[in-house]
Background: The part of an RNA shown here (small-subunit ribosomal RNA, central domain) has 349 nucleotides and comes from an uncultured bacterium. Rfam family: Bacterial small subunit ribosomal RNA.
Context: one part of a larger RNA
RNA sequence: CUGGGCGUAAAGCGCACGUAGGCGGCUUUUUAAGUCAGGGGUGAAAUCCAGGGGCUCAACCCCGGAACUGCCCUUGAAACUGGGAAGCUAGAAUCUUGGAGAGGCGAGUGGAAUUCCGAGUGUAGAGGUGAAAUUCGUAGAUAUUCGGAAGAACACCAGUGGCGAAGGCGGCUCACUGGACUGGUAUUGACGCUGAGGUGCGAAAGCGUGGGGAGCAAACACGAUUAGAUACCCUGGUAGUCCACGCCGUAAACGAUGAUAACUAGCUGUCCGGGCACCUGGUGCUUGGGUGGCGCAGCUAACGCACUAAGUUAUCCGCCUGGGGAGUACGGUCGCAAGAUUAAAACUC
Numbered sequence: 001c002u003g004g005g006c007g008u009a010a011a012g013c014g015c016a017c018g019u020a021g022g023c024g025g026c027u028u029u030u031u032a033a034g035u036c037a038g039g040g041g042u043g044a045a046a047u048c049c050a051g052g053g054g055c056u057c058a059a060c061c062c063c064g065g066a067a068c069u070g071c072c073c074u075u076g077a078a079a080c081u082g083g084g085a086a087g088c089u090a091g092a093a094u095c096u097u098g099g100a101g102a103g104g105c106g107a108g109u110g111g112a113a114u115u116c117c118g119a120g121u122g123u124a125g126a127g128g129u130g131a132a133a134u135u136c137g138u139a140g141a142u143a144u145u146c147g148g149a150a151g152a153a154c155a156c157c158a159g160u161g162g163c164g165a166a167g168g169c170g171g172c173u174c175a176c177u178g179g180a181c182u183g184g185u186a187u188u189g190a191c192g193c194u195g196a197g198g199u200g201c202g203a204a205a206g207c208g209u210g211g212g213g214a215g216c217a218a219a220c221a222c223g224a225u226u227a228g229a230u231a232c233c234c235u236g237g238u239a240g241u242c243c244a245c246g247c248c249g250u251a252a253a254c255g256a257u258g259a260u261a262a263c264u265a266g267c268u269g270u271c272c273g274g275g276c277a278c279c280u281g282g283u284g285c286u287u288g289g290g291u292g293g294c295g296c297a298g299c300u301a302a303c304g305c306a307c308u309a310a311g312u313u314a315u316c317c318g319c320c321u322g323g324g325g326a327g328u329a330c331g332g333u334c335g336c337a338a339g340a341u342u343a344a345a346a347c348u349c
Stems, first nucleotide, its partner, number of pairs: 004320003007303002012317001014201004021194003025088007033081002035077008049065001051063004091191001092188003095184002098181001103177002106174004110154001114150008125136002162169002206247006215241002220236002223233001258316006266294013298305002322349003331342004
């Protein structure tokens, strides 16, 4: 390479958009590039293969043959693929109706709690723990009442509930805004799928500049524990956590499961819509889209998956190829840095 694979054994890019490329619905007609058939030319010799022959055999050699799976020319065929023309509506998109939603972004605003400050009451303890101590407190703490300030997060509702491509999103109100879904039929007429490179988004931590800083809390300090204790526990506490702008680009970025389309028993819960029937304030039947549990066939090494497939198929992309060395070195690219990305070999088992 071929082949075989990628939930857990090695292996799905964190996610999307999209360039080239690959692949692509139904009907009619045309063409003849692919395709198929006939004929012709070429396909050197040697080699290979089958047959025959010569060296005593064999290796080796000789003879005629087959073959040389290819290329070119020509004559046809027209189902399929491709090209041209014309049309269609089942894919896709647009229009319109309506409701659902922590989808995004900006501004404003609310209450509880925490800490601090001021004042009142009040007196000797309070904190903390397995037990203690460090710590706070007669300069009046803890507790309690009133007032004020600040920052951050939004109890209950809350739900294998919802929304989003993923990361993720949760008090309330308003403005702007994306997507999905349902019903209607009107429009376009294959406009589609995937997607190497590329571009954008991307938790937390970290970095730069300027703000902010209540609580929490790496580092650090102290008290304990212990043989020791650079920890677990306690008391403090700085970066950080928050905001604005700019970087970083990684995670067990997980469903450890790429995207799209089609097909393949059922039962049951839940969320958002539509229809019909009865009767009414609900019930039954049915239909579309999500999200769960169980389960048949089938699949799987087993576990398990099972219309939200890991089943049966098709298209496209990514990735794997024994363990260690190593996601490392070197080089390239990116970055302020931290580092990220691409990515070996010697050696060894």